RNA sequence: UGAGUCGGCCUGGUGGUCGCGGCGUCGCCCGCUCGUCGGGACGGCGUCGAGGAAGGUCGGGGCUCCACAGGGCAAGGGAGCUGGCGAGAGCCAGGGCGGGGCGACCUGUCGGUUCAGGGCAACAGAGAGCAGACCGCCGAUGGCCCCGGGAGACCGGGGCACAGGCAAGGGUGAAACGGUGCGGUAAGAGCGCACCAGCGUCCGGGGUGACCCGGGCGGCUCGGCAACCCCCUCCCGGAGCAAGGCCAAGCGUGGGACGACCGGCCCGGUCCAUGUCCCCAGGUAGGCCGCUCAGAUGGAUGACCACCCAGGCGCUCCGGCGCCGGACAGAACCCCGCCUACAAGCCGGCUCACCGU
RNA sequence: GGUCCCGUGGUGCAGUUUGGAGUGCACGCCGGCCUGUCAAGCCGGAGGUCGCGGGUUCAAAUCCCGUCGGGACCGCCA
Repeated sequence: UGAGUCGGCCUGGUGGUCGCGGCGUCGCCCGCUCGUCGGGACGGCGUCGAGGAAGGUCGGGGCUCCACAGGGCAAGGGAGCUGGCGAGAGCCAGGGCGGGGCGACCUGUCGGUUCAGGGCAACAGAGAGCAGACCGCCGAUGGCCCCGGGAGACCGGGGCACAGGCAAGGGUGAAACGGUGCGGUAAGAGCGCACCAGCGUCCGGGGUGACCCGGGCGGCUCGGCAACCCCCUCCCGGAGCAAGGCCAAGCGUGGGACGACCGGCCCGGUCCAUGUCCCCAGGUAGGCCGCUCAGAUGGAUGACCACCCAGGCGCUCCGGCGCCGGACAGAACCCCGCCUACAAGCCGGCUCACCGU
Repeated sequence: GGUCCCGUGGUGCAGUUUGGAGUGCACGCCGGCCUGUCAAGCCGGAGGUCGCGGGUUCAAAUCCCGUCGGGACCGCCA
C1' cells in the first nucleotide's frame, strides 16, 4: 500500500419559510342547570413530537378476563455439554464432535444406543441386524478314481471337488463386524505377536467444571438414525388491549306494574290481542377509560430554500465548476430478548500478500 | 392490533401422518387418427427450482431452523 476478518460507534448538521398532532395559556364563538362550567373542526404564543431496527410477531414478562383455589397422576407442549449473569426468554466465556478458510477467523451441533424397550435403512447385493458365501481360495481330515508296491491288513504318489473348511482377494452398497506388517496355516482368520486406531477399566497430574495430558492393563473390537417413537431431569392452567371495565340512543328486545274475567275486598288464579309522559334488565350503534413526558382512532411527526458534511458522475487552464444525490424503514398498551432488512462514514484489535528500512 | 391456515407442471388438488427414484387425479397444452369441417371420442407425448435459503440423514415435498408471499377469522340488536 492492497485484500480480508472481528468488535464498537453513528443513522447527516445548522438556519429560515409554510404546514400537521398532543398539552398549557390568552382571545374568539356556541350551549345551558349561569359557574373558578362544558364544548369548538377558529386564531395567537409557549412547549413536546419515531427507530436501531418502531419491522416479522418468533420467544418471555407486566396487565386484563375466565377456570381452579391444597397436593399428586395422566395427556399435551417446551428446555436439555460446563461455569457465570438474568424474573424468564436469552446473553457472555469455555469444552467435546463436525464443516469451511493459507490465516486472522467463521459456522453447525450438544442428556441417554451391551448393562429399559421398540422401530427404520428404498434400490443393489450371497449377506443390512442373535450377519453372510455369488465369484473365489483350500480340500489338511473324511470320501471317490487312477498308478506303483505288498499274500494281506495296508503303504507311497497323482487326481476329482463329493462331504466339508475359509473369509484373504474380487464384486454390491451410503454403510459389510478394526488398519499395516510379521508369524502361522491345507487355505485362512486377533489365531498369535509388534505398532497404530477405538472401547472398557485402573493410576498419576491439571482445571470450579464440562473436559484435557501422560502411563498401565484387558484381544475387549461393527456401527448409523433419538432435528423416529421412547427413557431420564426440569418447567408450563387457558385466552388475549378487537383483553377487559364504565356510561348508554331508539318507532329495537325481554320482564314487571297498570288492564280484562272469576272468587265479596287485601290477595290468589286465568287470559294476555292492543295500549302507557310508569319501573327494571341485559346490551347494539355510539362515547369514555384501559392509553403512557410521542400518544392518534380517517390514524400527526412533513415540504421547500440556503450553506456545510459525506458519496457518485462529467468537464478542467488542476485553482475549481456543473449535475445527481442521503440506505432500510416508519410508533398504536408497555417492557426485555431473538431474527430479518440496511446506503455511506468513523474508531480500534488481528491476519495474509507485496514493497521499503 | 391479535390468532390461525396455506404455498406441489398452465389451473385446481391428493401425496407430508409413519422420509425411499417427483409419483398420481381432473381440466388445460402439443402431435396423430376419425370427420367434408369443427366439437366430442380414441391413441401417444411434453410440461415440476415441491415458495426460497440453511441443517439432520445414505437419502427430504415430508423432519428441524430461518425467511418470503397469499388467505381466513377476531361472535352474541342474533

Model confidence (mean pLDDT): 78 of 100. Two RNAs folded together computationally: RNase P RNA and transfer RNA, 435 nucleotides in total. It holds a member of the Rfam family "Bacterial RNase P class A". By type it is a ribozyme.